[in-house]
């Protein structure tokens, strides 16, 4: 540096259920694996979606970009 193997250390945790919280999209925590090589982080740009419609909010596990990181492969 540039990649992501039917490796492999470690890790996250989608649907359902249960508690909780919010108008709501949707968040938290127990369950419990659908899947992630950034499925860590940031609403910065496009989507989508909410909603008391605002100079509003949700989402980074819809895509682009920034910032950081494990572990191995190659040169």
């Nucleotide at each position: 540096u540039u990649c992501g193997a039917g490796a492999a250390c470690g890790g996250c945790a989608a649907a359902c259920c249960c508690g909780g919280g919010g108008c709501g999209a949707c968040c938290c925590g127990g369950c419990g694996a659908c899947g992630c090589a950034a499925a860590g982080c940031c609403a910065c740009g496009g989507g989508u979606c909410c909603c008391a419609c605002g100079a509003g909010g949700a989402u980074c596990g819809c895509c682009g970009g920034g910032c950081u990181g494990c572990c191995g492969a190659a040169a």
Predicted 3D model of a 75-nucleotide RNA (c-di-GMP-I-GGC riboswitch aptamer) from a Desulfuromonadales bacterium. The coordinates come from a structure-prediction model, not an experiment, and the mean pLDDT is 85. It was read from a public genome assembly, where an Rfam model found it.